Predicted 3D model of a 363-nucleotide RNA (Bacterial RNase P class A) from a Burkholderiales bacterium. Of the family's consensus pairs, 94% are formed in the model. The RNAcentral record of the sequence draws on ENA. It is recorded under the gene name rnpB. It matches the Rfam family "Bacterial RNase P class A". By type it is a ribozyme.
[in-house]
RNA sequence: GAAGUCGGCCGGGCAGUCGCUGCCGUCGCGAGGCGGGAGAGGAAAGUCCGGGCUCCACAGAGCAGGAUGCCGGCUAACGGCCGGGCGUCGCGAGACGACGGAAAGUGCAACAGAAAGUACACCGCCGAUGGCCCGCCAGGGCUCAGGCAAGGGUGAAAUGGUGCGGUAAGAGCGCACCGCUCCCGCGGUAACGUCGGGAGUCGGCAAACCCCAUCCGGAGCAAGACCAAAUAGGGGAGCGACAGCGUGGCUCGCGCUGCUCCCGGGUAGGUCGCUCGAGUGUCCGGGCAACCGGUCGCCUAGAGGAAUGACUGCCGCAGGGGCUUUCCCUGCACAGAACCCGGCUUACAGGCCGGCUUCGCAC
Numbered sequence: 001g002a003a004g005u006c007g008g009c010c011g012g013g014c015a016g017u018c019g020c021u022g023c024c025g026u027c028g029c030g031a032g033g034c035g036g037g038a039g040a041g042g043a044a045a046g047u048c049c050g051g052g053c054u055c056c057a058c059a060g061a062g063c064a065g066g067a068u069g070c071c072g073g074c075u076a077a078c079g080g081c082c083g084g085g086c087g088u089c090g091c092g093a094g095a096c097g098a099c100g101g102a103a104a105g106u107g108c109a110a111c112a113g114a115a116a117g118u119a120c121a122c123c124g125c126c127g128a129u130g131g132c133c134c135g136c137c138a139g140g141g142c143u144c145a146g147g148c149a150a151g152g153g154u155g156a157a158a159u160g161g162u163g164c165g166g167u168a169a170g171a172g173c174g175c176a177c178c179g180c181u182c183c184c185g186c187g188g189u190a191a192c193g194u195c196g197g198g199a200g201u202c203g204g205c206a207a208a209c210c211c212c213a214u215c216c217g218g219a220g221c222a223a224g225a226c227c228a229a230a231u232a233g234g235g236g237a238g239c240g241a242c243a244g245c246g247u248g249g250c251u252c253g254c255g256c257u258g259c260u261c262c263c264g265g266g267u268a269g270g271u272c273g274c275u276c277g278a279g280u281g282u283c284c285g286g287g288c289a290a291c292c293g294g295u296c297g298c299c300u301a302g303a304g305g306a307a308u309g310a311c312u313g314c315c316g317c318a319g320g321g322g323c324u325u326u327c328c329c330u331g332c333a334c335a336g337a338a339c340c341c342g343g344c345u346u347a348c349a350g351g352c353c354g355g356c357u358u359c360g361c362a363c
Base pairs, nucleotide, nucleotide: 001359002358003357004356005355006354007353008352009351010350012315013314014313015312016311017310018309020039021038023036024035025034026033027032041334045345046344048343049342050341051340052339053220054219055218056217065216066215067214068213069212070084071083072082073081074080085099086097087096088095089094100211101210105209106208107205108204122152123151124148125147126146129145130144131142132141133140134139160178161177162176163175164174165173179202180200181199182198183197184196185195186193187192224272225271226270227269234263235262236261237260238259239258243257244256245255246254247253279298280297281296283294284293285292286291316332317331318330319329320328321327
């Protein structure tokens, strides 16, 4: 210098004017006035996970259902993060991985192929044994029964590979070595590693059902709590020696209708929940890290049909146009809080910084 890889950060700047929503101070009986100060994000998004908070439910256990799935750690928790192991890809820095179980059971495998799982027989090999034929015998032939899975061929995949033995031909049928899996010992907290010893039930798919392990009660701030009109209705007390109706005919009594007062539920409306919190910045300490602890400091939107906007000047960037110096026009990535927090995922013009890798050149 070129190419690449990983991580972090910013994401128009400055000044002014007019508005909008809260807050504080002050004046005012009040309506409101004046002054001050604050006012979107890294994703506020998708609402996909996890937790706080609130209400409801709940003795305990199980079934069903769902989620997760190598190991260790972090955390309030997680399907997140950090570190590690293994596998695949890359020369490398690194990237990616639903990465438990196929020795419980069920099932699946297009096309091709004989056969896709209690393997099979198209080509091929054999035909020892049985059968048939020839031959006096020795023996030979047929390849009929049958045997084989070594070779060919098909396929993404064909019963672990090589060699020797063995056999009629063959075959883990036997043996040796190698691979794989499991067990014991060794190293490691573990996943796992590999050295030594031993064993063999040695095809794939569990993002097929399933099995195993762990976790999970439901609904959500329109949660929920408080204050509380009008109207209608409910409960209680009192009033009247009044009236009407009912109580099978009458009296008493009782009930309903009337008036006054009280109580409670609850609608509109209002208030709280509401933003100080698993908060955040510097420094120090522990830890490889995620993260944890401490010191000092900071307060950083809280609306409720829902504010956070518009304009002017200069500069920056991008695109376009011109007498390509001066100039003019347009635009400013993705996007817009709604109870809060931790994550994940997705969108994003442009720019800045750092670690590392490979190659080239120079010293």